[in-house]
């Protein structure tokens, strides 16, 4: 200096242009218990940022920023 790939919840991660963005774990209530441990219930919390495109974008298309990984 050029190509490619990746970026959704604290964390692991689903979702083929129309779903209420789903789970699972954590974390917090709560039942249970004599107290914890289990186990059950509920309850929080997300699409890296700007733009385009469409009726409608996590999902296409462009920069831009991380993060790997090939070449020079």
């Nucleotide at each position: 200096g050029g190509c490619c790939u990746c970026u959704u919840a604290g964390u692991u991660u689903a979702a083929u242009g129309g779903a209420u963005a789903g789970a699972a774990u954590a974390a917090g209530a709560g039942a249970u218990u004599c107290c914890g441990a289990u186990u059950c219930u509920c309850u929080u919390g997300g699409u890296a940022c700007a733009g385009g495109u469409u009726c409608g974008a996590u999902u296409c298309c462009u920069g831009u920023a991380g993060a790997g990984g090939c070449c020079a």
The RNA shown here (transfer RNA) has 72 nucleotides and comes from a Bacteroidota bacterium.
RNAcentral holds the sequence, with entries from ENA.
Model confidence (mean pLDDT): 81 of 100.
The organism belongs to Bacteroidota, within Bacteria.
Its Rfam family is "tRNA". By type it is a transfer RNA.